RNA sequence: GCGAGUGUGGUUCAGUGGUAGAAUUCUUGCUUCCCAAGCAAGGGACGCGGGUCCGAUUCCCGCCACUCGCA
Numbered sequence: 001g002c003g004a005g006u007g008u009g010g011u012u013c014a015g016u017g018g019u020a021g022a023a024u025u026c027u028u029g030c031u032u033c034c035c036a037a038g039c040a041a042g043g044g045a046c047g048c049g050g051g052u053c054c055g056a057u058u059c060c061c062g063c064c065a066c067u068c069g070c071a
Stems, first nucleotide, its partner, number of pairs: 001070007010024004018054001026042005047063005
């Protein structure tokens, strides 16, 4: 330099053109002599910019970061 893939809560992963989920983590409460475990409630996210669309996390284009392959 060329090609391909990935980018979603703090972390690991789902997800689909129409409300963004799970586990874990964090906070509060219950329980307990205390801790741990358990139970309940709550907080926290779609890499950036543009386009299409009534509506984009999803589709298209570009950029960025990472990974892999070729040279």